[in-house]
RNA sequence: AGAGUUUGAUCAUGGCUCAGGACGAACGCUGGCGGCGUGCCUAAAACAUGCAAGUCGAGCGGGGGUUGGCCUCUGGCUCUGCCAGAGGUUUCAGCUCUAGCGGCGGACGGCUGAGUAACACGUGCCUAAUCUACCCCGGAGAUGGGGAUAACCCCGGGAAACUGGGGCUAAUACCCGAUAUCUUCUCCUGGACGCAUGUCCGGGAGAGGAAAGGAUUGGCCUUCGAGCCUUUCGCUCCGGGAUGAGGGCGCGGCCUAUCAGCUCGUUGGUGGGGUAACGGCCCACCAAGGCGAUGACGGGUAGCUGGCCUGAGAGGGUGGUCAGCCAGACCGGGACUGAGACACGGCCCGGACUCCUACGGGAGGCAGCAGUUGGGAAUCUUGGGCAAUGGGCGAAAGCCUGACCCAGCGACGCCGCGUGCGGGAUGAAGCCCUUCGGGGUGUAAACCGCUGUUGGAGGGGAAGAAGCCCUGAGCUUUGCCGAAGGGUGACGGUACCCUCAGAGGAAGCCCCGGCUAACUACGUGCCAGCAGCCGCGGUAAGACGUAGGGGGCGAGCGUUGUCCGGAUUUACUGGGUGUAAAGCGCGUGUAGGCGGCCUUGUAAGUCCCACGUGAAAGCCCACGGCUCAACCAUGGGAAGCCGUGGGAAACUGCAGGGCUUGAGGGUAGGAGAGGACGGUGGAAUUCCCGGUGUAGCGGUGAAAUGCGUAGAUAUCGGGAGGAACGCCAGUGACGAAGGUGGCCGUCUGGCCUGUCCCUGACGCUGAGACGCGAAAGCUAGGGGAGCGAACCGGAUUAGAUACCCGGGUAGUCCUAGCCGUAAACGAUGCUCGCUAGGUGUUGGGGGGUCAUACCCUCAGUGCCGAAGUUAACGCAUUAAGCGAGCCGCCUGGGGAGUACGGCCGCAAGGCUGAAACUCAAACGAAUUGACGGGGGCCCGCACAAGCGGUGGAGCAUGUGGUUUAAUUCGAUGCAAAGCGAAGAACCUUACCAGGGUUUGACAUGCUGGUAGUAGCUGCCCGAAAGAGUCGGCGACCCGUAAAGCCGGGAGCCAGCACAGGUGGUGCAUGGCUGUCGUCAGCUCGUGCCGUGAGGUGUUGGGUUAAGUCCCGCAACGAGCGCAACCCCUGCCCCUAGUUGCUACCGGGUUAUGCCGAGCACUCUAGGGGGACUGCCGGCGAUGAGCCGGAGGAAGGCGGGGAUGACGUCAAGUCAUCAUGCCCCUUAUGCCCUGGGCUACACACAUGCUACAAUGGCCGUGACAGAGGGUUGCGAACCCGCGAGGGGGAGCCAAUCCCAAAAACCCGGUCCCAGUUCGGAUCGUAGGCUGCAACUCGCCUGCGUGAAGGCGGAAUCGCUAGUAACCGCCGGUCAGCUACACGGCGGUGAAUACGUUCCCGGGCCUCGUACACACCGCCCGUCACACCAUGGGAGUUGGCUUCACCCGAAGCCGGUGGCCUAACCCGCAAGGGAGGGAGCCGUCGAAGGUGGGGUCGAUGACUGGGGUGAAGUCGUAACAAGGUA
Repeated sequence: AGAGUUUGAUCAUGGCUCAGGACGAACGCUGGCGGCGUGCCUAAAACAUGCAAGUCGAGCGGGGGUUGGCCUCUGGCUCUGCCAGAGGUUUCAGCUCUAGCGGCGGACGGCUGAGUAACACGUGCCUAAUCUACCCCGGAGAUGGGGAUAACCCCGGGAAACUGGGGCUAAUACCCGAUAUCUUCUCCUGGACGCAUGUCCGGGAGAGGAAAGGAUUGGCCUUCGAGCCUUUCGCUCCGGGAUGAGGGCGCGGCCUAUCAGCUCGUUGGUGGGGUAACGGCCCACCAAGGCGAUGACGGGUAGCUGGCCUGAGAGGGUGGUCAGCCAGACCGGGACUGAGACACGGCCCGGACUCCUACGGGAGGCAGCAGUUGGGAAUCUUGGGCAAUGGGCGAAAGCCUGACCCAGCGACGCCGCGUGCGGGAUGAAGCCCUUCGGGGUGUAAACCGCUGUUGGAGGGGAAGAAGCCCUGAGCUUUGCCGAAGGGUGACGGUACCCUCAGAGGAAGCCCCGGCUAACUACGUGCCAGCAGCCGCGGUAAGACGUAGGGGGCGAGCGUUGUCCGGAUUUACUGGGUGUAAAGCGCGUGUAGGCGGCCUUGUAAGUCCCACGUGAAAGCCCACGGCUCAACCAUGGGAAGCCGUGGGAAACUGCAGGGCUUGAGGGUAGGAGAGGACGGUGGAAUUCCCGGUGUAGCGGUGAAAUGCGUAGAUAUCGGGAGGAACGCCAGUGACGAAGGUGGCCGUCUGGCCUGUCCCUGACGCUGAGACGCGAAAGCUAGGGGAGCGAACCGGAUUAGAUACCCGGGUAGUCCUAGCCGUAAACGAUGCUCGCUAGGUGUUGGGGGGUCAUACCCUCAGUGCCGAAGUUAACGCAUUAAGCGAGCCGCCUGGGGAGUACGGCCGCAAGGCUGAAACUCAAACGAAUUGACGGGGGCCCGCACAAGCGGUGGAGCAUGUGGUUUAAUUCGAUGCAAAGCGAAGAACCUUACCAGGGUUUGACAUGCUGGUAGUAGCUGCCCGAAAGAGUCGGCGACCCGUAAAGCCGGGAGCCAGCACAGGUGGUGCAUGGCUGUCGUCAGCUCGUGCCGUGAGGUGUUGGGUUAAGUCCCGCAACGAGCGCAACCCCUGCCCCUAGUUGCUACCGGGUUAUGCCGAGCACUCUAGGGGGACUGCCGGCGAUGAGCCGGAGGAAGGCGGGGAUGACGUCAAGUCAUCAUGCCCCUUAUGCCCUGGGCUACACACAUGCUACAAUGGCCGUGACAGAGGGUUGCGAACCCGCGAGGGGGAGCCAAUCCCAAAAACCCGGUCCCAGUUCGGAUCGUAGGCUGCAACUCGCCUGCGUGAAGGCGGAAUCGCUAGUAACCGCCGGUCAGCUACACGGCGGUGAAUACGUUCCCGGGCCUCGUACACACCGCCCGUCACACCAUGGGAGUUGGCUUCACCCGAAGCCGGUGGCCUAACCCGCAAGGGAGGGAGCCGUCGAAGGUGGGGUCGAUGACUGGGGUGAAGUCGUAACAAGGUA
């Protein structure tokens, strides 16, 4: 730091996804040790049990225990007494326990996060509006009295909890009085200070207001009770401090406007109450205010912060542990006490719940520590200790302390350590792969040597401890202080150290298609499965599962969830808005934002300095402590902000003064379909009346409906009515936009130019708001010619609710009022400034001219273009450039501009405007192709022109189909179908039936065996294959020269490896082939252009058969193709001359190159020449080239062949062959017999023969080329009507043979007929091949004589020696179903105007939503399944609100006839003062009744939406998509 994913590819836009870090986690697999942390995120659910807040006897009175003393009794004795035991103690002394009164503390500590959007929190200020127990400092004081009451005792109630009455008593409990430095209040008064109210410091007068005692040691005294002194702990008042708390204010930090208005104690005032204190906090009265778009009110969510996580930062997320603050304590309300509470382990009341109960009543509150149940994916021990730190009480010892310190459990996290280290093979075994050679695991193991962390055993063994207590040197007056010593540890016999044995006990998890590091095999076969995204799996899967191997991390590893990052994907840093999402349809203007030049002041913003604050922890740096680290400690740094003081004055703001350039005005001119209203004009359409006139008109692709003999159309005249304004007219003008078009008038808005006279910043933008706003539509009333939704007809069509035609209502027009939308578009908000030009045009002005022209300039409106800009296209002084100001808007696609809510509207509907769910894209521009019922240019027997066919018939052959035991297999539009088949009766043969066989019909190797063996052959059985102890003949090579023997080999037999397969996959392949297409194309290097795909070159102008050549050109060259080189053929020459040829000479014959001879000619077959637009003329550009001509056998590639670019069709072939993988192995191999491949209702393809007279038949006659021939061709001659037979000459072939060529010519016949056409079919008699012609061959003779009279729609071939017609030959082959196929020659045409159309193709171009590319893509209804969602009679729940009813506790107020110790009067009784119970009232929680709001759940039915391999109907869109 980026990467994957939209496309055939590209760039951009844009979303989705991944790699990183983090966690109070959870889940899966696994798990050795230690340290430090950390651990209910859910049910603020409910809780059993134990513990978590007490303490002080030095405040008080009691009570208990105990010791001593004393007393009594008993016993004993040494008997005024002593000893032992028991009892008592009211009285004495000591120790000890503590229920109660009293004091202090239970407001801290600990827990939790429900509530709270708030001055709750953070930060900074204020408190002159406050309080503060304990603590500290200072000052002053502590006096005299009094009456009660718990405990206790007695009596009573109750199950209990608890409680009533009577009696006694104490205090540091309570009350009264005194005193008053002082304090509070009132009045008078002086001074100082403050932002205000006011505060502070004094003086004077008056009134009110305090207290408590205890104790040890020591001392004194003693009446033995006590008192006094000292000391100490307390007490009271006042001032101050410290700490803590209360209150107020500025600023800061969530979502929602589909919450827009909220508010009656509400806002303020006066007076009062209340409080520690301000305050509408509360009350009475008065006023009518207060808050809100800078978001009030409402709804949702949430404890806030230091911090923590992430990030480069800005920011985003978060608030667990630790720390600060707040809030809460079962839910709700309330107060009491107190310095402090509205009080977690206090009280009262209401409620829910749980428990006890004798049914009358009671008790309880773990969100303290453990623990339980429940909930949940999930979160621990009912541990030890107060040793340390801290807290409460106490004078202290000490007690209490689940705060805390420790330990336990959990890999939950971080950190550290270990599971060993070294040596050890060209490398064991096992396993895996393999091309079978080998490779991998792998120095890994074994084995050898060594070490000793950790775990185990044994031993030693801390620091944490200082205070305090005891003793106590010493200082010293007692007191107090106090060296040294001793005592005090939960953790813990732990950390740590030493020793011993011993490699011994200690490795897993995830991943291996790309992103992303790591690959093979097998299994599976769109199955099972994987998957974060893209995507894998349909028989060779590196993506599933397993294995081997590898990669990563490691006591962990993966997964899931969440947050930040990547994401500049909300853009402050740091984005956009012409076409990707996005400029409001346009204007006027409010708030707001922004604002020209000069100057003065100010100092709010801004900047600087200083001070304060910014708690600690955390973070960063440094240095230390645990062996390191995590962790901890010390110091420093950082901390944007805020506050206070001082300073600066450029900029912004504010205040004052001035200016004219922005803006506006005046004035002189100007153009205009700018707006409103009123008038008015002609042309045209239609209708009406009349005339002329007659049979049609009209309409279309063609028609029909329609109109017309009741007189249309056409034409003339007259009239009516409505709407729109031709030419001018423009690429023009005006307007803010919508929009505005005859002419005249009235009223009116804006704009431009000149002048430079006036004002003096008066400006720009503009959220809301208000106005305008095409068409359609709506309301009311008019109007209605033409046009014309709906509707009706006619056509078209498969249908045609459309397109076309004939009609036609609303509407279109006017008035008034709504609606408020649009592709309201320049898809481009408004304003200002700046930044090359060129050219046109509208309206002004200036110069210039006689007038034009021309030049300058302002405003507008177009085009082309520089820089610049843009993803590209493009924009470019009319910016989409460079800047400034302000506004609107966007944030993936679908769902959806939908639903709900609100506002508007008469309605239609508009504005605002989601979510669930779903997809991995959607989209822009450009590129290359392909395609188009787009265009241009150009080819091709492509059409046309022409000739002959096919499609009809019969037959042949092939195919489909059907049939069959099998009809083997393949080929399937062109480009399968007389194709693989250039030869299926057996064979072939791959198929079927049956009979056999298993090392095999064939190859190689190994082991063993075998001599009359192998091989040949006869016989029996059998359909054959085969089989049999059968018979006959009978071997070979080497060692070795010969033979024998022996050994080996071959052969054969048995066995083992293996063979074999026309079994599968042509979609695993090689090779070969078809096709586009013999089409003219396909590319490369370098350069150039483009961000890029890519383009250029190869396009363009000519030309060609051709990317052939020329010219031009940011291209220059090159390659594969084209052409040429090769073969055949056409002319000539040379060479050669038999088997060919025969002109001359000779011989011979009825005749013939028959013979001699010759090689001239023909010919043969080798070589060469020839043709190149070379020459002439014209055209062309002077070119390429084209046209014509000459010459030439041949002319502009002479004719033909061979030759097939890059590629396309997963084209064809696993059955030619080869081959990977899979499959069969007494069979899917092999052998044999027979059958089948030849079937036959049909359908198609290719052919043959015909339908006849340009013919058939008969007779006679003539002329080829190219081939084949020794298991062969086979002559003459003979026989047969013939097929053929006999025969055997010649020929290995320019020699002989096949062999006759046929059409044709000549003559004859037939006479238009299903025939003397046609020959199918059938009968019969023969011939030939072959082992064998039944299924199933060919040929011949005789007889038979079918369909068929030129072929529907449709369709094929051919442009010259071509088509057509005619025959000949060959391969295969025993024969042949060949009419096929491949060749050969003979006879030998017609036509091409032309390129509109059909088909195919080439180049350029336009469009595209196509790219498996139009056989493409794709839309909507319907049907089915599933999912989420809206509406819905309602039902139901949560929250909230209003009105009223009821009204607990309690505070407050009133009353208080009842009760009442202290004070007063009184001798007392009693009375008074004061207080209280009770009662009344205000407020008041819960509850009740009724209404409203809001959110959710649910609901028959219903609406659309989304999704879902192969459903239905059509064809809307994309190419002019066939009606843009």
The RNA shown here (small-subunit ribosomal RNA) has 1524 nucleotides and comes from an uncultured Bacillota bacterium. Rfam family: Bacterial small subunit ribosomal RNA. Model confidence (mean pLDDT): 86 of 100.